[in-house]
RNA sequence: GGGGGCAUAGUGUAACGGUAGCACAACGGUCUCCAAAACCGUUAGUUAAGGUUCAAAUCCUUAUGCCCCUGCCA
Numbered sequence: 001g002g003g004g005g006c007a008u009a010g011u012g013u014a015a016c017g018g019u020a021g022c023a024c025a026a027c028g029g030u031c032u033c034c035a036a037a038a039c040c041g042u043u044a045g046u047u048a049a050g051g052u053u054c055a056a057a058u059c060c061u062u063a064u065g066c067c068c069c070u071g072c073c074a
Stems, first nucleotide, its partner, number of pairs: 001070007010024004018054001026042005047063005
C1' cells in the first nucleotide's frame, strides 16, 4: 500500500428507516441517631462533513480515531 471491524450519556451496552433505552456512576429526595442498603426522582449521548428519504444512530460517500488480517500485490 490492500482488505475487514468498531465509534451512542462519565463508564459499559441496546435500538425491523418511525418517541434514543437499560445498567452502573453522579446529584436530589424518602427511610435512619448517622451512614450503608433499599425505594422514588433528576442530569447527561448518536465521531465529523455531505448525500438518499416525508423521516437516518440505522442506508450511501468521504474524513478522523482505534482494533484485526494481509505482506510488495501499488
This is a predicted structure of a 74-nucleotide RNA (transfer RNA) from Candidatus Doudnabacteria bacterium RIFCSPHIGHO2_01_FULL_46_24. Rfam family: tRNA. Rfam describes the family as follows. Transfer RNA (tRNA) molecules are approximately 80 nucleotides in length. RNAcentral records the identical sequence in 2 taxa. The prediction has a mean pLDDT of 81.